[in-house]
Context: one part of a larger RNA
RNA sequence: UGACGGGAACCCGCACAAGCGGUGGAGCAUGUGGUUUAAUUCGACGGUAAGCGAGGAACCUUACCAAGGCUUGACAUCCCUGGAAGUCCGAAGAAAUUCGGAUGUGCCGCAAGGAACCAGGAGACAGGUGUUGCAUGGUUGUCGUCAGCUCGUGUCGUGAGAUGUUGGGUUAAGUCCUCUAACGAGCGCAACCCUCGUUCCGUGUUAGAUAUUCACGGGAUACUGCCUGGGUUUAACCAGGAGGAAGGUGGGGAUGACGUCAAAUCAGCAUGGCCCUUACGCCUUGGGCUACACACGUGCUACAAUGGCCAGGUACAAUGGGUCGCUAAGCAGUAAUGCGGAGCUAAUCCCAUCAAAACUGGCCCCAGUUCGGAUUGAGGUCUGCAAUUCGACCUCAUGAAGCCGGAAUCGCUAGUAACCGCGCAUCAGCCAUGGUGCGGUGAAUACGUUCUCGGGUUUUGUACA
Numbered sequence: 001u002g003a004c005g006g007g008a009a010c011c012c013g014c015a016c017a018a019g020c021g022g023u024g025g026a027g028c029a030u031g032u033g034g035u036u037u038a039a040u041u042c043g044a045c046g047g048u049a050a051g052c053g054a055g056g057a058a059c060c061u062u063a064c065c066a067a068g069g070c071u072u073g074a075c076a077u078c079c080c081u082g083g084a085a086g087u088c089c090g091a092a093g094a095a096a097u098u099c100g101g102a103u104g105u106g107c108c109g110c111a112a113g114g115a116a117c118c119a120g121g122a123g124a125c126a127g128g129u130g131u132u133g134c135a136u137g138g139u140u141g142u143c144g145u146c147a148g149c150u151c152g153u154g155u156c157g158u159g160a161g162a163u164g165u166u167g168g169g170u171u172a173a174g175u176c177c178u179c180u181a182a183c184g185a186g187c188g189c190a191a192c193c194c195u196c197g198u199u200c201c202g203u204g205u206u207a208g209a210u211a212u213u214c215a216c217g218g219g220a221u222a223c224u225g226c227c228u229g230g231g232u233u234u235a236a237c238c239a240g241g242a243g244g245a246a247g248g249u250g251g252g253g254a255u256g257a258c259g260u261c262a263a264a265u266c267a268g269c270a271u272g273g274c275c276c277u278u279a280c281g282c283c284u285u286g287g288g289c290u291a292c293a294c295a296c297g298u299g300c301u302a303c304a305a306u307g308g309c310c311a312g313g314u315a316c317a318a319u320g321g322g323u324c325g326c327u328a329a330g331c332a333g334u335a336a337u338g339c340g341g342a343g344c345u346a347a348u349c350c351c352a353u354c355a356a357a358a359c360u361g362g363c364c365c366c367a368g369u370u371c372g373g374a375u376u377g378a379g380g381u382c383u384g385c386a387a388u389u390c391g392a393c394c395u396c397a398u399g400a401a402g403c404c405g406g407a408a409u410c411g412c413u414a415g416u417a418a419c420c421g422c423g424c425a426u427c428a429g430c431c432a433u434g435g436u437g438c439g440g441u442g443a444a445u446a447c448g449u450u451c452u453c454g455g456g457u458u459u460u461g462u463a464c465a
Base pairs, nucleotide, nucleotide: 001465002464003462004461005460007459008458009457010456011455012454013453015449016448019412020411021410022409023408026301027300028299029298030297031296032295033294034292035291042053043052064287065286066285067284068283069282070281073125077124078123079121080120081119082118083117086103087102088101089100090099091098092097107114108113127276128275130274131273132272136270137269138265139264140263141261143259148187149186150185151184152183153182154163155162156161167178168177169176193253194252195251196250198220199219200218201217202216203215204214223247226241227240228239229238230237303405307364308363309362310361312360313359314358320351321350322349325344326343330339331338332337371402376397377396378395379394380393381392382391418441419440420439421438422437423436424435
């Protein structure tokens, strides 16, 4: 000087407390461990792994396994030989592939030859999701959006170092004020950026027109500016008020200092070393990644009456997506869906009359039920070469566990939690209850900082570095 303390002081954070809703019990979905397996590919492991990489595993993907094949190779450059490329047919085969036949003769150039492409050959080489994240780049998580981390010159100290950065106030903040052997500066904080909220101006595709809403573009507005009180005078600042759409950082986002964890990733990519080279490379078919005594994590649906149901009735959104696409009207079907084909390269048409909770009327009357929907049987629809392993959806039937969950544990401070539905990415289809956005309804509570956890500053002890 640090680090540590079951030392001290001060301060902060959904950290506790005060509240609301969950998890832990049930069924199912999903990930992980374990076990099993020919293979169940690999990585991630307290917080900071476990609905994570994966924003779509039937084939492909795919890296794994079995079998069948290839060896200059599926891919790149160079050399030689032949042939345009290509198209079609037959045989064997699970396919890869192998064998055979037919057709075709192009472009540039007078020609030789050349360009693209295909086949064969020789070797230089290709190839490797093989290994090392403890050789690395790049990227990322975390402490933490915590308020810290440093430097120049000066001064003090033999020196390591100190000072500045400490003290008194204050702040969300090393934010600012003040004092001061320090004076300044840098990376962080804040502001500058995007968005929501108010207003003004301009423009106007879409609807038949105008205005408004609205959309796009540009400007204005908030600064403790004003008042009162406090703050030892003063200052920073604090409390209240006025005005205002908004008030003290207005809400949200982007933005992550020096560093920590030899943290994560050689399987996104790149890359050193090592290793394989008729195989640890490559192609194909089938299987596996979907197994199942069990254990854990994250979720969905419930256990009901603030509820469930209905040939019931009546309302109100926003974000988005669409031409290999979205698909209207109409018709058929109980339905999934099919037929149909209008419109739309989209403020115009469609998804989608876009919603559902909500409101209103009726039934149920506290039951394992008109709760709950697992499981199973039968029949269908759709995508796709192909739904057996292993897809989604529809109809009928079936109707399991479950009556609010032990110890323990999680989220959230306002348009938040909770409840309700809608869109999108990936995508042929989909195991989405996941992820990410959007709107609708819309709370309760915070006395306080003793305690738990994490963090910051100062101080103190130390046989630690």

Source information:
A computed fold for a 465-nucleotide part of an RNA from Candidatus Komeilibacteria bacterium RIFCSPHIGHO2_01_FULL_52_14, annotated as small-subunit ribosomal RNA, 3' major domain. It was read from a public genome assembly. Its mean pLDDT, the model's own confidence on a scale to 100, is 81.